[in-house]
The prediction has a mean pLDDT of 80.
Predicted 3D model of a 74-nucleotide RNA (transfer RNA) from Dermatophagoides pteronyssinus.
It matches the Rfam family "tRNA". By type it is a transfer RNA.

Formats: sequence, structure tokens, C1' cells
RNA sequence: GCUUCCGUGGCGCAAUUGGAUAGCGCGCAGGACUUCUAAUCCUGAGGUUGCGGGUUCGAUUCCCGCCGGAAGUA
Repeated sequence: GCUUCCGUGGCGCAAUUGGAUAGCGCGCAGGACUUCUAAUCCUGAGGUUGCGGGUUCGAUUCCCGCCGGAAGUA
């Protein structure tokens, strides 16, 4: 250089052929319990879905370009 795959809260991942308010676990904050901590339970905050454009009534999903990462190949 070329080919393929990936990029979604702080971290790890979902989201069925484009359609309901983008969910789950860990973590974080508050509360309950406890003499205190841990564990357990309850509640909550936190996402311009890598960036820019296009298609569409509607895009995390499809198309194009760019950026970053991984694997393969000479």
C1' cells in the first nucleotide's frame, strides 16, 4: 500500500431485514440495612451512537469521504 472487521455513558457489551423513550452488567452518587465497613436491596445521574456529508417520513443500522484500532497479505 491492498483486503476484511471494529468504533455506542468511566469500562465491557446489546439493540432481530431501517421504526416504541438507545438497553444490560460492572463502576459512580444517594438511600435502606449494619456499632462501622463489606455484602445485599432500592433509587438516581451519566450517551451530540468516532467526525463530516448523503439517502429516507424516519439512520446505532444503508451509501460516500475522513480519523483511530485490530487481523490478513506482498